[in-house]
RNA sequence: CUGUCGGGCGGCGAUGGGGCUCGCCCCAAACCGCCCGCGGUGGGCUGAUGGCUCCUACGAUCUG
Numbered sequence: 001c002u003g004u005c006g007g008g009c010g011g012c013g014a015u016g017g018g019g020c021u022c023g024c025c026c027c028a029a030a031c032c033g034c035c036c037g038c039g040g041u042g043g044g045c046u047g048a049u050g051g052c053u054c055c056u057a058c059g060a061u062c063u064g
Base pairs, nucleotide, nucleotide: 010025011024012023013022016055017054018053019052020051021050033045034044035043036042
C1' cells in the first nucleotide's frame, strides 16, 4: 500500500477541522459568552478548545 472475513456506529458543552480526555442530555433534552444600564430595535468587550494539543482562518508585536 492492497485484498478478504466478522463486529460496532446517538446528541451537546458561545464561530471551523483532527487526536486525546472530562462533563452533560435521552425523543426532548443537554446547548445558545461577558460587562454597563430601570429598560431596550441602547452602549462596551474576550475567545476558533469544556480542557490539552495540532492544523486552518483571523488579530497584535518584532525581525528579514